[in-house]
RNA sequence: AUAUGAAAAAGGCAAACUUUCCGAAAGGUUAGGACGCAAAGCCUAGGGUCUAAGGUUAAAAAACUACGAUCGCCUGGCUACCAAG
Repeated sequence: AUAUGAAAAAGGCAAACUUUCCGAAAGGUUAGGACGCAAAGCCUAGGGUCUAAGGUUAAAAAACUACGAUCGCCUGGCUACCAAG
C1' cells in the first nucleotide's frame, strides 16, 4: 500500500415504537429507544421501490407522470477507526 474482518480495545451509527416540528403524501427532523450495522459515513450517479402536490388524459370514477422521497433496497463513486494470519 492492497485485500480481508478472526479475536479484542477505543469509540461510532440507530430499526420498530413513542414524542416534537416540517411536508399534499411518501418521507424527513427533534428527544427518547435499540432491531441491527465494519462503512448503517458522504454523493440520488445507474437501477429498483414508495408517494402523486402540480401537470396530462377523462363526462365521471380513475389512470399516467418526479422536478418529491428512499444510500438501513442493490450497484457505482469518494473518504475513514482498529487489527490477527
A computed fold for an 85-nucleotide RNA from Tenuibacillus multivorans, annotated as c-di-GMP-I riboswitch aptamer. The model forms 95% of the base pairs in the Rfam consensus. Its mean pLDDT, the model's own confidence on a scale to 100, is 88. The organism belongs to Tenuibacillus, within Bacteria.